[in-house]
Order: sequence, then structure tokens, then C1' cells
RNA sequence: CGAGCCGGCCGGGCGGUCGCGUUACCCACUGGGUCACACCAGGCGGGUACCGAGGAACGUCCGGGCUCCACAGGGCAGGGUGGUUGCUAACGGCAACCCGGGGCGACCCGCGGGACAGUGCCACAGAAAACAAACCGCCCCUCUCGAGGGGUAAGGGUGAAACGGUGGGGUAAGAGCCCACCAGCGCCCCGGGUGACCGGGGCGGCUCGGUAAACCCCACCCGGAGCAAGGUCAAAAAGGGCCUCCGGGCCCGCGCGAGUGUCUGAGGGCUGCCCGCCCGAGCUCGCGGGUAGACCGCUAGAGCCAUCCGGCGACGGCUGGCGUAGAUGGAUGACCGCCACCUGGGCAAGCCCCAGGAACAGAACCCGGCGUACAGGCCGACUCGUCCG
Repeated sequence: CGAGCCGGCCGGGCGGUCGCGUUACCCACUGGGUCACACCAGGCGGGUACCGAGGAACGUCCGGGCUCCACAGGGCAGGGUGGUUGCUAACGGCAACCCGGGGCGACCCGCGGGACAGUGCCACAGAAAACAAACCGCCCCUCUCGAGGGGUAAGGGUGAAACGGUGGGGUAAGAGCCCACCAGCGCCCCGGGUGACCGGGGCGGCUCGGUAAACCCCACCCGGAGCAAGGUCAAAAAGGGCCUCCGGGCCCGCGCGAGUGUCUGAGGGCUGCCCGCCCGAGCUCGCGGGUAGACCGCUAGAGCCAUCCGGCGACGGCUGGCGUAGAUGGAUGACCGCCACCUGGGCAAGCCCCAGGAACAGAACCCGGCGUACAGGCCGACUCGUCCG
């Protein structure tokens, strides 16, 4: 210098004018109250101050917090995960490692338990695709010279894959038939490692497809629903009950009709089914009436930042600091100037001049992950190649 591979960060800045939202304070206004202040309430006015969308807020794919069923049991179904050890509130996440595969390498990939429980599939080609098979070939015998019979699976062919490989012996020709070495499988021992596994040694029958991201088996895990969860208040009109100082106050509670049920339990719940358990005096249908409002949940969190310590790391711990949206038809926008960045052009070549551009994208209960999108730019580690010293 070139090519690659991995990780991290930013994604406009400063100033001004006008305009938005929450909160806090101040002033004014209205009502109550007071002799007057104080005080209470209101939101429809003005002013000031702090704060005010993300790294993915997107997807709704996982896991939780929280709320309710509900005081909560068992089984089946269903679903999820799948090497080991750790991290975490948890996870299908993350870290490190093991094994297998790819790459010269840095690194990358893995639906990573089981094919000896069972079932299914392996097209075409090929003799034959699971305990099967002989097309060509090789050897032996017979012979009417056409061929027939027997042996073989070492050679050739087909195919993604054909029942170990190389060499030698042996044989009629061959074959683990036998031998040496190797691979694989099984058993035993030694060493290393928390472990998955790794290294080494010995013995042995000779060798016993693939596919589970096919059904399945095995191991482990899983209640359900979801903030439109769930609560509080108000409103409404007839009526009923209690109290009453007869002014009114409190509680229940929408009205009419029909059926059914309150012992023999209708109906409802355990959010798929069954058992079992629990609640239970109401429930169902028809015709009418009222309401669709306000508030809470709603932001102090498994929160964020920093030093130090422990750990290979994910992460954890001590100490100190911060207070960082809470809307509800749903807030942060517009304009101006300067600077920075990118693209194109010009030039007297200087941080010059002109023009244009500037990604993905907007909280709605909150958090931890994963996946997807992203103009432009910056930083770091490592690998390979070339050149120079």
C1' cells in the first nucleotide's frame, strides 16, 4: 500500500424569533368563607423556570414484572428446547469451551440426544438400494461349437450412496480366507479436564447403509388470559327500606312480561378435554329506559452514570452520583444566520466560490432479548499478499 475478517460508536452542532406538552411557582379572575385577612375550590387568562421520542420507538418472534381468574389439585391433550459448563428475574437469549464442516488464514457455519423400539422414504440409472443381488468380466466342467451348468464379487460399468482401504500370501479364479499397517466398532487400562471430550496403550470378532429440519422414541421445561389487564367515582329514572327537628339525610337499586331454579342445586368458574374441587340464588328470552363521562393503573425501574475490585468472558460486588416524556384525535414544529458532513461544477488552487443533498424512522404499562431497516461518517483489533528499511 492492497485485499479480507471481527467488534464498537455517531447519525448534525451553536445562536436567535415565533409556536407546542407535563410539572412547579407567581400574578390576575370566579365561587365559598371572614369584620378584614388567612383558608378552600375552579380552570378559562397571563408570566417565569426545569424537563420533553429510538438505537432500533419497527416486527409482535420469545422471556418476564404487574393485574385478574383464584384459596389452588391431578391426568390427558397441546406446546417449547436439545453438546458441556457458566451468566441472568427468566428465555428459544448471552459467554466460554467441545465435536463436526468450510476457509491458506484471521474467522465463519451447526434445528449438535436416539437409526440396535417401531413405521416410512432413497426418484432415474443400475444385476442389486437392506440383509438384496450377477449386466460385462474372471475361473472350472460338458458340448451338437450354438450354448448349458457351477463358482466368484478382487477388476469394469450405473449411481449421491453398492456390505472397509493399501500391500502381500493363498486359490481353479477370487473373497478378511489368512497376515502386516490403517480407519471404524466393542471391551479394558493409564494420563489431562468441573464437563462435553482429548491423548496414549492393549485385546478382539473381522466390519453390522443413509435419512428424525420425516412420523416417532428419550430427557428436561410450561396454568390461562392480558393495560382494550384490572379498579374507583359519577350519571340516569321509577321504586323500596331506615331515620327525621318534616327542611331532609343514609342505604339498596333501571322498569314490565314469560319460562325455569333456590331440599333432588338452575347457572357460573378452574380460559382445550376429563376427574375432582369451589362459588351459588339467581339465570334465560322478549319489549322499553339511562349511560359511553372523570380519575387511578401511568412512571423511582431486575433504572441510568462513574471510579475501583473479582472473573478468559457473559456478568457480579462495594462506594459515590443523577432524578431523565407521561400524552389520551393523542405534545417537541416552523423560520433565519453561522459552522460541520456528502455530491456535482468552477477556479487566481486558498480549509476559496456556486448549486443541491442529508438515512431508517415517532413513546402510549414497563423491562431483558432476538429479527428486520438504515444516506453518510469515525475508531480499534487481527489475517493474507507485495514493497522498503
Bacterial RNase P class A from Longispora albida DSM 44784, 389 nucleotides, folded computationally. The organism belongs to Longispora albida, within Bacteria. The sequence was found by an Rfam model in a public genome assembly. Its mean pLDDT, the model's own confidence on a scale to 100, is 76. It matches the Rfam family "Bacterial RNase P class A". By type it is a ribozyme.